[in-house]
Context: one part of a larger RNA
Order: sequence, then structure tokens, then C1' cells
RNA sequence: CUCGGGUGAAGGAACUAGGCAAAAUGGCACCGUAACUUCGGGAGAAGGUGCGCCACUGACGGUGAUGGGGCUUGCCCCCUGAGCUGUCGGGGGCCGAAGAUACCAGGUGGCUGCGACUGUUUACUAAAAACACAGCACUCUGCAAACUCGCAAGAGGACGUAUAGGGUGUGACGCCUGCCCGGUGCCGGAAGGUUAAUUGAUCAGGUUAGUGCGGACUUGUUCGCGCGAAGCUUGUGAUCGAAGCCCCGGUAAACGGCGGCCGUAAAUAUAACGGUCCUAAGGUAGCGAAAUUCCUUGUCGGGUAAGUUCCGACCUGCACGAAUGGCGUAACGAUGGCCACACUGUCUCCACCCGAGACUCA
Repeated sequence: CUCGGGUGAAGGAACUAGGCAAAAUGGCACCGUAACUUCGGGAGAAGGUGCGCCACUGACGGUGAUGGGGCUUGCCCCCUGAGCUGUCGGGGGCCGAAGAUACCAGGUGGCUGCGACUGUUUACUAAAAACACAGCACUCUGCAAACUCGCAAGAGGACGUAUAGGGUGUGACGCCUGCCCGGUGCCGGAAGGUUAAUUGAUCAGGUUAGUGCGGACUUGUUCGCGCGAAGCUUGUGAUCGAAGCCCCGGUAAACGGCGGCCGUAAAUAUAACGGUCCUAAGGUAGCGAAAUUCCUUGUCGGGUAAGUUCCGACCUGCACGAAUGGCGUAACGAUGGCCACACUGUCUCCACCCGAGACUCA
């Protein structure tokens, strides 16, 4: 020096990112117990007092010896109540510094964020504000259900049947949940437009039986150039043609969205008011420098001698806002922030003791 254990003058968080670690609290009985509250809680709130041993004694309970009485003579009934024992007391005495004497065994209070809660999670760096949750809402599904797995048979859903089952979002409870359907999605509509496979009208190209002209000869054959029916073939693609899309409506607890400029009041400032442009509609209630505020350590108040954090306000919301839920909320939390009391070697500032190592020597 490292690890484990212990003690400490005075101070008592000055340590530190942070009281991390340690200390302190700790049991039982009685007294007593605030705000707030969903009336259950909060609560072991907080804060106090008592506690050992010895003999004496009281009350109540358990067991029931002994003795007595009775008759229906029984493993009977009634009265008595010794001894032992349990619980709760009363007055008295004894010892120590200390009587819940060791081990064991809550620290407490205040303000606030988040999440209602008990639960779940990154097996091996994250336990949380993340996930789940009961509750709420939308939506699909009439049963051979929707949906999921499987190529299929089939299976789950479910031996269930809309008070059921699937999907999605939100997340107890309380008060609430505003405006926009222009875009995207979904639902409904079917008049018109467009449109696939299909159908294959028309036209065009190729091929050529035949034929016109020209040539050759062995006079009925052959060669060249043109025209060219039917058929075949290559294209063209009129017409027919559903859903979808276009179109017309609905729908936001569907995805989502929720303005700008200028002027105006008899101090100043501000603008209830007016004008104008744009939009589908221009953010309502509530909250607000917030887990959201850049400027910013905003400004004011509180707490401190001193406070970029904290609490309460203000509103100038860079860039809150209503089930991607808004705002509250008792209880709960190995949750985040701040403060106080108690307590302490965390610290001022280190010292010593008991062990185990390291180290030196053998």
C1' cells in the first nucleotide's frame, strides 16, 4: 500500500456528479398522531413513556388431588377446592454506566416531475418515465364467422355465437376531449368517362391458281417482267367487356392539419375594435422557460450569508394542447430533482487497533 473488521478530540455533508459508503433508526406494550383523501387510507405518520431480577400479593382462566353428600350402585351425579399451571395487575426490595443488555431488528419529515396501482423487461453493462394492466373508444365478424397456420386435407378461433371472438389506439379514477373531410385511407353510390383477358370488323403486306406482255426453241414446254381470285399466313385492331381509377357523397377516439400583414382608446403602453390577403380549417378548454424555452442562469417572489438546480408565479409557447389524449389526482415506486431533522471518518485531516495479503529476510 491492498482487502476485511473496529474506535476516535472539536466540527457535522464543509465531501461528492450525488450523503456513494458508513453511521443512525430498529422489538413488544401503552399514550399520541397532521395536511390531504377515491373515506379504504395517509399511519408503524410524527412524537413520547415503560421493559431486568427477587420475594409478597390481587383478579380471571386451565387442570382437578382430597374430603363430604346423593341415589337409579355407575367408567354415575352434586358440593368442596389442594397442588401444578397460563394471562393481566398491585405495592415493596436488589444490582449494573447500560435490563427490547448478545444475535436479530424501520432512519424520519417536507415540496415537486413521471407512471394510477400489484406486475413485466434488455439471461451476461440499462428495472425505468419503457412494456403490460383493469377501464375507455373505434372497427371487423351472423358462424362452414372474421382472423391465423397449412400446397392441401385439415387445425386453431371454439365443442365459443355479437354481454361472443379478432384487430387498432388510449391507459385506474375525476373534469373533459374543440375546429377542419381540401390531401391520403376507409365506407357508401352507381349515371357518365377510361379499362384486362375475350371477341376479331376493316384495312394492309407476303404467297399464287390463272392471266397480259416479251424471249427461247424440240409447238407445248420453258424463262423473265407485271397484274392477281380463293385459301393460307404476317400485321392492324373497329366492336363487346367487370372490378378498379376518374366521378358523387360520408367518415378524424381514421392517417393527419389547426395562418399572415396593417391600423386603432384623452399620459405612455397595450389593443376589447377595424381593414386586408390566404386557407379544408386557422389551436377552443386546460396547461405553459415545462422530461417541451433557442435567446436563457428570462423576470419577480421563496428558500441560502451566497442557489445555472429546486418550489410558486408571469406568458414574449424559437417549437404545449386535447384517446400519437389535455389537465388534475389519494394511494403506490430498489423511479428522477430539491430541501430539512437525526446521524455520522464522506470531509476539515488524518490517527490508532485487530486480522488476511503484498513486500523484505530466512

The part of an RNA shown here (large-subunit ribosomal RNA, domain IV) has 362 nucleotides and comes from an uncultured Pseudomonadales bacterium. Model confidence (mean pLDDT): 88 of 100.